[in-house]
This is a predicted structure of a 1207-nucleotide part of an RNA (large-subunit ribosomal RNA, half B) from a Patescibacteria group bacterium. Its mean pLDDT, the model's own confidence on a scale to 100, is 85. It matches the Rfam family "Bacterial large subunit ribosomal RNA". Taxonomically the source falls in Bacteria candidate phyla (Bacteria).
Context: one part of a larger RNA
RNA sequence: CCUUCGUUAAGGAACUCGGCAAAAAAGCGUGCGUAAGUUCGCAAUAAGCACUGCCUUCUCUUUAUUUAUUUAAAGAGUAGGCCGCAGCGAAAGAGCCCAGCCAACUGUUUAGCAAAAACACAGCUCUCUGCAAACUCGUAAGAGGAAGUAUAGGGGGUGACGCCUGCCCAAUGCCAGAAGGUUAUGGAAGGGGGUUAGCUCGUAAGAGCGAAGCUUUCGACUUAAGCCCUGGUGAAUGGCGGCCGUAACUAUAACGGUCCUAAGGUAGCGAAAUUCCUUGUCGGGUAAGUUCCGACCCGCACGAAAGGCGUAAUGAUCUGGGCGCUGUCUCAACGAAGGAUCCGGUGAAGUUACAUUAGCGGUAAAGAUGCCGUUUACUCGCAGCAAGACGGAAAGACCCUAUGAAGCUUUACUAUAGCCUGAUAUUGAAUUAAGAUUCUGCCAUGCGUAGAAUAGGUGGGAGACUUUGACCUCGUAAUUUUGGUUGCGGGUAGUCGCAAUGUGAAAUACCACCCUUGCAAAGUUUUGAUUCUAACCCGAAUUUAUUUUGGGAACAGUGUCUGGUGGGUAGUUUAACUGGGGCGGUUGCCUCCUAAAUUGUAACGGAGGCGUUCAAAGGUUGACUAACUCCGGAUGGAAAUCGGAGUGAUAGUGCAAGAGCAUAAGUCAGCUUGAUUGUGAGACUUACAAGUCGAACAAGGUGGAAACACGGAUUUAGUGAUCCUCUACCUCAACGUGGGUUGGGUAGAGCUCAACGGAUAAAAGUUACUCUAGGGAUAACAGGCUGAUCCUAUCCAAGAGUCCACAUCGACGAUAGGGUUUGGCACCUCGAUGUCGGCUCGUCUUUUCCUGGGGGUGGAGCAACUCCCAAGGGUUUGGCUGUUCGCCAAUUAAAAAGGUACGCGAGCUGGGUUCAGAACGUCGUGAGACAGUUUGGUCCUGAUCUGCUGUGAGCGCUUGAAAUUUGAGGGAGGUCUCCUCUAGUACGAGAGGACCGAGGAGAACGAGCCUCUGGUGUACCUGUUGUCACGCCCGUGGCAUUGCAGGGUAGCUAUUGCUCGGAAGAGAUAAACGCUGAAAGCAUCUAAGCGUGAAACUCGUCCCAAGAUUAGAUUUCUUUGAGAUUCCUGGAAGACGACCAGGUUGAUAGGUGGCAGGUGUAAGGUUAGUAAUAAUUUGAGCCGAGCCAUACUAAUAAAUCGACGGA
Repeated sequence: CCUUCGUUAAGGAACUCGGCAAAAAAGCGUGCGUAAGUUCGCAAUAAGCACUGCCUUCUCUUUAUUUAUUUAAAGAGUAGGCCGCAGCGAAAGAGCCCAGCCAACUGUUUAGCAAAAACACAGCUCUCUGCAAACUCGUAAGAGGAAGUAUAGGGGGUGACGCCUGCCCAAUGCCAGAAGGUUAUGGAAGGGGGUUAGCUCGUAAGAGCGAAGCUUUCGACUUAAGCCCUGGUGAAUGGCGGCCGUAACUAUAACGGUCCUAAGGUAGCGAAAUUCCUUGUCGGGUAAGUUCCGACCCGCACGAAAGGCGUAAUGAUCUGGGCGCUGUCUCAACGAAGGAUCCGGUGAAGUUACAUUAGCGGUAAAGAUGCCGUUUACUCGCAGCAAGACGGAAAGACCCUAUGAAGCUUUACUAUAGCCUGAUAUUGAAUUAAGAUUCUGCCAUGCGUAGAAUAGGUGGGAGACUUUGACCUCGUAAUUUUGGUUGCGGGUAGUCGCAAUGUGAAAUACCACCCUUGCAAAGUUUUGAUUCUAACCCGAAUUUAUUUUGGGAACAGUGUCUGGUGGGUAGUUUAACUGGGGCGGUUGCCUCCUAAAUUGUAACGGAGGCGUUCAAAGGUUGACUAACUCCGGAUGGAAAUCGGAGUGAUAGUGCAAGAGCAUAAGUCAGCUUGAUUGUGAGACUUACAAGUCGAACAAGGUGGAAACACGGAUUUAGUGAUCCUCUACCUCAACGUGGGUUGGGUAGAGCUCAACGGAUAAAAGUUACUCUAGGGAUAACAGGCUGAUCCUAUCCAAGAGUCCACAUCGACGAUAGGGUUUGGCACCUCGAUGUCGGCUCGUCUUUUCCUGGGGGUGGAGCAACUCCCAAGGGUUUGGCUGUUCGCCAAUUAAAAAGGUACGCGAGCUGGGUUCAGAACGUCGUGAGACAGUUUGGUCCUGAUCUGCUGUGAGCGCUUGAAAUUUGAGGGAGGUCUCCUCUAGUACGAGAGGACCGAGGAGAACGAGCCUCUGGUGUACCUGUUGUCACGCCCGUGGCAUUGCAGGGUAGCUAUUGCUCGGAAGAGAUAAACGCUGAAAGCAUCUAAGCGUGAAACUCGUCCCAAGAUUAGAUUUCUUUGAGAUUCCUGGAAGACGACCAGGUUGAUAGGUGGCAGGUGUAAGGUUAGUAAUAAUUUGAGCCGAGCCAUACUAAUAAAUCGACGGA
């Protein structure tokens, strides 16, 4: 010193993030007594009060027992007595109260950082599920659900109870619907292509046409779920506005207007676990309240089952207050045990480039034991402390990077299990209804206008039909263009046509063949419904291997194919630049500047454009000249057209800018297509790939009389490689031949592949649950550089100051310094330099807060303002908050500012920040996120070196010792206030009120001490509980924290006690004030000279000190052995060494005697009392450390070291 304990004066939370820790209270003892609230159960052991031991007497109850109210036990009482500081005497055994948030509760949870407000929960609600149930596991068989059956089971949400649960169905989801649209596989009428038996033409070569078959391709139509669509649904996912005006003070707005919406937040609550601003405002509590409670409402960003608001009880939850209590603190002290230390034994680990391992200043990859300079330093241990060794430990977890990884999410991409769906196979037989289609049939059907009137087409045709029932009429049915047409049943004997009219067409007079629409039957086929049984499925019985039987049934199930759905599952993607990253911005091309007079040249440097346009805005030939200003002129104006003058390219060029352009490249007109084909010497540019210019030759043109010009446009932007696909063309290629098909070539087409040299046809997020590789190539802390910002100072002096710039303040500006702010840069450190605040302990600076000395004042005095000198000392305690800061309360002489890795975590703390849990608000579809809030949350390290504090050993100091000293050098210390007198004086109208000087008292700080006051005092004394032992009684002892309790010697110790200290004085000075005094006949504190002058400096005071290697001095002793040590007895000395007192010629320790001092009247005896107990012997007995005395015991005996040789 640490750990675990015991005690503590006065105060009593002042400590601190916070009463953390400790203390306190305490009894399943007795009797009283017990509030608000309440779900009437609780709260409640609420709170609070009193009693409690021992002895004796008596009463009652119960049980057992007895001849016997006899005896015993247990219990309840009554009346007296006795002792102590204390009677649940020790141990064990709730501290309590008042409020708030959250969660109803008891429970559960992150084994090893979070116990909670999280989870669960009973209750409520939504939804699915009819049993071969839904759902879950499984490839399947099968199993769970369940040997259950909707009062059952699965899933989601909420979370007791009470009062309640508003509006929105637009979006998303789910449910329902089926008319329409769209839609796969399959089916399929039909069409196109290829091939070619054959035919035609041709002298031939060959050309054209082309059946069947084979093949290829397109495909009307048919066909499901899904989607579109129509509704419903919120205790489904979710959502629930803005602006303006208005009332007789003002303010506000019941009211009005307007826009938008699917609807605009209702009740309740509200600065809240939610409120940024914010410590909102008011009230309460406090001396003082960022927290807390009650209100207000301006709700950044509450709100109704991701429930709203209340709520008794409950909570190792969180928050605030109070009582009690205390060493948490003011402010620390003593004691106990175990470590540390020393001795004996045993005996690791981390770490380690090398070490002969110092301070300061500088330098350096920017913070040096190791470099430079300088200072300091004899050599080596031991005990300690932790400032440094960018100490140890862990290839940083923060940050960035990686065409790294993984988990998770989703309306990222692509797949996929599952589910839904149709086709088809397993798969059969019927009935019925409806549809499609084919053939047949007998009928029916057909209305433009004109016209008798409902004329289907063509052909034949002059007669046809009629008791086998004509016209007409009655009844009735179908159809309809509303006028008719056709049929059936009665009664009934004639009717129609040809001709004429009219029509494109003439009679349904009659016959034949047909068309449209419809009907009937049959076949084929599709769909719906129903039935059957034999596939298939399920149950039962009988039997042990097949039957019988019941139910379902061609469905289901299963296989293959198809469409849909599908974060349930999987694989992946999710850019780069970047003064860190993210957010923002940008990414290709053109023009200018930067660009430094060729070219070229960067930046998240400064300015702008492009992703086209034009059939003329191209070619050619010919012609022409703008724009602006002034003057004049009808309507006519600033500006229309006309005339004149002036300037001269200011105009124009399709579009930015630059360069250019009058011979015009600008403007107008004529004719035209060179906006051609095949090539291309040679150059520019250039990593490549690309890009650019180009005479000339050939072909065929246009304009011009011609020379000539023309291969788009005054020029520089107007863009995209390769693969792939398509279109047109080609005397191209294909391995036996022909065809076909495919490929190739030429010319075109398809990319905001705009991240524009283009990873794929096809791609977003999140990680605080994270991981890996790396990076100080790159951020956060600190350092460094810089000094915009910041702070300080100076200069100028407009102005303020009645007057007056400068007593004081000082604008607009200017110049420095500092390196405390916020930054910039990214230089050391990412194989780790721990981060805010507090505590502890300092140290330095001065630009001085106080104290000291001065100048000036718009200084009467007191007080004050300002400046100069000055760093010796000092610079408070509390309330709130994690706070630094700040505000507040009360003091003070003053409550200064800063540096020191924003000093200090191998010194402490861990409240904040910054891991994992959880919640609120907000954002996000979501996973998740938030310099928003809230609650909870492991701080390791044994010291090798330097450094520092102590303490030794060795050697040195030139013979060895014992003493006494000097002081080079170093350190400590240095504070301030109040009162009285001078003096109510100086000053002042008064109110007030001094300097200088003298005396006294104190605060804080420091050193020492224990006489006093106290504390402690675990081998002192006493009391006492429980229990055990000494055989019992008595008396003692052990254990229970020293059992507890009351006192207390020595020692140690307290601003909680006592004593003392800072000084005086001297020297030299600072600012300042002077004397004399020139330069400069004056003046001048200065130039020579002399002086005054401060807590600062040097002495003075105290301490260390000759290793002061410069090792000093003096005295005495010493081979005739000075002196010292070992060893022993010990100690107010001490970790061990050391130091000190002693060692028989001795009081060193123990013992003994006496005394002091403490406790408080021992035991035994006697007496009194029934007894507990009391009195007396007795201030008794006991008594650690203290004082005096005394050799009884032990310090015996002995050994070792130690300076002399030389001249």